[in-house]
RNA sequence: UAAACUGCUUUCUAGGGUUCCAGGCGGGCUGCAGAGUCCCGUCGAUUGGUCCGAGAGAAGGCGCACAAUAGUUGCAUUGUGAACACGGAGGGAUAAAAGCCCGGGAGAU
Numbered sequence: 001u002a003a004a005c006u007g008c009u010u011u012c013u014a015g016g017g018u019u020c021c022a023g024g025c026g027g028g029c030u031g032c033a034g035a036g037u038c039c040c041g042u043c044g045a046u047u048g049g050u051c052c053g054a055g056a057g058a059a060g061g062c063g064c065a066c067a068a069u070a071g072u073u074g075c076a077u078u079g080u081g082a083a084c085a086c087g088g089a090g091g092g093a094u095a096a097a098a099g100c101c102c103g104g105g106a107g108a109u
Stems, first nucleotide, its partner, number of pairs: 007062006015052002020049002022046001023043006064081006084104001086107001090102003
């Protein structure tokens, strides 16, 4: 100085916010007083349910490679393998945010 691949998907998790639900507060509600239901507004420094959610988190499925067996025109079954992975700023989507997407990107080693 140059080059370089790293399959798809499901269910979850770390994490994330606030559309909806629940919860808190205020008002409607000066009533003698209190409580509940309902309606409206507001709060995500409300642990939550719904929701979003990982290339560098987990498990599974399909696909892939190799080997064995049977077979041989495709193929099937079983087993094994699939390593490593530091990382901004900025921007984008959605109601909103994020380990989401740009992105195994820029850069670093």

Predicted 3D model of a 109-nucleotide RNA (Guanidine-I riboswitch aptamer) from Sporolactobacillus shoreae. Its mean pLDDT, the model's own confidence on a scale to 100, is 78. The organism belongs to Sporolactobacillus, within Bacteria. Rfam family: Guanidine-I riboswitch aptamer. Rfam links the family to the GO term regulation of gene expression. Rfam's curators write: This family represents a conserved RNA structure found upstream of the ykkC and yxkD genes in Bacillus subtilis and related genes in other bacteria. The function of this family is unclear although it has been suggested that it may function to switch on efflux pumps and detoxification systems in response to harmful environmental molecules.